[in-house]
Molecule: c-di-GMP-I riboswitch aptamer
Organism: Methylotenera sp.
RNA sequence: AAAUUAACAUGCCAAACCUACUGUAAAGUAGGGACGGAAAGCCACGGGUCCUAAGGUGUUGAGGAUAGCCAGGUUACGAUU
Numbered sequence: 001a002a003a004u005u006a007a008c009a010u011g012c013c014a015a016a017c018c019u020a021c022u023g024u025a026a027a028g029u030a031g032g033g034a035c036g037g038a039a040a041g042c043c044a045c046g047g048g049u050c051c052u053a054a055g056g057u058g059u060u061g062a063g064g065a066u067a068g069c070c071a072g073g074u075u076a077c078g079a080u081u
Base pairs, nucleotide, nucleotide: 002081003080004079005078012037013036017032018031019030020029021028022027035068041074042073043072046070047069048066049065050064051063052062054060
């Protein structure tokens, strides 16, 4: 440096749900909580899904969200080879 691997060790993150706040909404933030995770760290250029308004009933583009939907890029711990 590369590949493989996971709860052996040190640790890390935090689903659903509840409370408060933001938002038209999807959803997000903080606290609690733990379904799970070897990148469940970061990135919205691609695909998918969700929300909004317009137009319209055939469809279309625009804005937003989702990285724990897939894919891609990048950084990183342990063990083994």